Predicted 3D model of a 554-nucleotide part of an RNA (large-subunit ribosomal RNA, domain I) from Myxococcus vastator. The prediction has a mean pLDDT of 85. It was read from a public genome assembly.

Context: one part of a larger RNA
RNA sequence: GGCGUGCGGUGGAUGCCUAGGUGCCAAGAGGCGAUGAAGGACGCGGGUGGCUGCGAAAAGCUCCGGGGAGCUGUCAACCGAGCGUUGAUCCGGAGAUGUCCGAAUGGGGAAACCCAGCGCUGCGAAUAGCGGCGUUACCUUCCACUGAAUACAUAGGUGGAAUGGAGCUAACCAGGGGAAGUGAAACAUCUCAGUACCCUGAGGAAGAGAAAACAAUGAGUGAUUCCCAAAGUAGUGGCGAGCGAAAUGGGAGCAGCCCAAACCGAAACCACGAAAGUGGCGUCGGGGUAGAGGGUCCACGGUAGGACUUUGACUUGCUAGCGGAAGCUUCUGGAAAGAGGCACCAAAGAGCGUGAUAGUCGCGUACGCGAAAGCGAGUUGGAGCUGAGUGGGUUACCCAAGUAGGGCGGGACACGUGCAAUCCUGCCUGAAUCAGCCGGGACCAUCCGGUAAGGCUAAAUACUCCUUGGCGACCGAUAGUGAACAAGUACCGCGAGGGAAAGGUGAAAAGAACCCCGGUAAGGGGAGUCAAAAGAACCUGAAACCGCAUGUCU
Numbered sequence: 001g002g003c004g005u006g007c008g009g010u011g012g013a014u015g016c017c018u019a020g021g022u023g024c025c026a027a028g029a030g031g032c033g034a035u036g037a038a039g040g041a042c043g044c045g046g047g048u049g050g051c052u053g054c055g056a057a058a059a060g061c062u063c064c065g066g067g068g069a070g071c072u073g074u075c076a077a078c079c080g081a082g083c084g085u086u087g088a089u090c091c092g093g094a095g096a097u098g099u100c101c102g103a104a105u106g107g108g109g110a111a112a113c114c115c116a117g118c119g120c121u122g123c124g125a126a127u128a129g130c131g132g133c134g135u136u137a138c139c140u141u142c143c144a145c146u147g148a149a150u151a152c153a154u155a156g157g158u159g160g161a162a163u164g165g166a167g168c169u170a171a172c173c174a175g176g177g178g179a180a181g182u183g184a185a186a187c188a189u190c191u192c193a194g195u196a197c198c199c200u201g202a203g204g205a206a207g208a209g210a211a212a213a214c215a216a217u218g219a220g221u222g223a224u225u226c227c228c229a230a231a232g233u234a235g236u237g238g239c240g241a242g243c244g245a246a247a248u249g250g251g252a253g254c255a256g257c258c259c260a261a262a263c264c265g266a267a268a269c270c271a272c273g274a275a276a277g278u279g280g281c282g283u284c285g286g287g288g289u290a291g292a293g294g295g296u297c298c299a300c301g302g303u304a305g306g307a308c309u310u311u312g313a314c315u316u317g318c319u320a321g322c323g324g325a326a327g328c329u330u331c332u333g334g335a336a337a338g339a340g341g342c343a344c345c346a347a348a349g350a351g352c353g354u355g356a357u358a359g360u361c362g363c364g365u366a367c368g369c370g371a372a373a374g375c376g377a378g379u380u381g382g383a384g385c386u387g388a389g390u391g392g393g394u395u396a397c398c399c400a401a402g403u404a405g406g407g408c409g410g411g412a413c414a415c416g417u418g419c420a421a422u423c424c425u426g427c428c429u430g431a432a433u434c435a436g437c438c439g440g441g442a443c444c445a446u447c448c449g450g451u452a453a454g455g456c457u458a459a460a461u462a463c464u465c466c467u468u469g470g471c472g473a474c475c476g477a478u479a480g481u482g483a484a485c486a487a488g489u490a491c492c493g494c495g496a497g498g499g500a501a502a503g504g505u506g507a508a509a510a511g512a513a514c515c516c517c518g519g520u521a522a523g524g525g526g527a528g529u530c531a532a533a534a535g536a537a538c539c540u541g542a543a544a545c546c547g548c549a550u551g552u553c554u
Stems, first nucleotide, its partner, number of pairs: 001553009015539001016504002020475002022472007029464002031168002039101003042055003046079002049075003061095006070083003106115003116136008138165002140162007172203001173201005183190001187238001213221002225252005235243002256456003263286004269280004291434001293399004297392004305386002308384012321369003327342005343360002345349001351363003405429008415441001436451005491498002511538001514526004
């Protein structure tokens, strides 16, 4: 020195565990904000650093409920001082207070700071100075006053009013913009993709939506949305890579309406007129709303019902809670819930905890009960408002125009200009009014379907920042969130931003009094606690690695 054996150290794997994650289901909620939000700064405690809570009334104040013996949040113990059956702490509902910043809004500003005006008011001799309360941003809309160029008028100015807007917010939604890596084995058309991302806007959903629709030439369907199929079909395509319908069938859910116009009327203004009156422009009221074409006009008729608003009654849900069955004993053991014995409950043998494995110990569970106050939902009554219908006729009026359509250039349709219908429109043009017009994938004819150029509309559908309940052949501390723990913390960075590690004594602190060595250390030895030191560097305690002893070989 090697190897073997033994005993240790180091280290923190493994096993077991779970306070935390994660995914899904159901229900709820789907918003907050100038009555000042989200998010913060700074403060508030007898002693107070972090977190939590709160706001100069500051771990809290008032009222109303619940509850019933302890309490003064927590890391985190302690000291001190108190409170509580005259009902505290705690839980729920409604209020009060709520510094400063922040849309931030009196002005400014390098957020949490600085400086003001006006009204009322306190101290003051004071018009000085210092304070308290309120108010003063901008935009929009409405009203009033004033008011140019320019006569009227208007612009503008001034004042008043508004629970109007603003800003924040996870995904879902609509619109306006809109890539590239990539694929095409290169690459430009094409693809990725109208995706990512940006902006604007809105709601609890959004959007869409009551046919100028499909379909078919037989017969039909009947607003929209979503699902399954049709179908990877028909098509499209440097006919490459790829892209990719619809009809139709089956389901979910169902709901239909209001205006413009014709016609009638009203006040104002303008024109004509002595006036009555007539006409015109726009405004308002009645009327009217359709594809068996409807309405205007004429005749008859006056009800069923109904959106919305408001106000009652009843029922019910949520936001605290309450009751809630049934076991003793022997043994082992530190400890009984284990084993043995004998019982009992069960609309309750879900689950969790308790010194090991508990239906009967605790919390619960089944079941039953409960709300002063606040917030919802359903049914129903009243009030306001609204309100359908039938028949006939005429060939008269109306039936949405810079529209449909066309040309040029683009875009959307699965469809890349193609035979390209259909939809949108930047430029240029530009009809018809029911004997009309549009569509049925070039176009024409016939036939069929529909009625554009105004608008609204629940449900079925999408999502989850969030609340409650439940569940998991999900994770179990290098996993699961980045974060089980004083985590978006420490730390790094000028900054945008990046971003950790770190869980486990024990049933109970009973957390090792006291003695000895030592430096009034560290540590150790006794003692003591405990079932056990498991001794706080604390469950288990692997390996690497480092030692000590020893056997043997060299």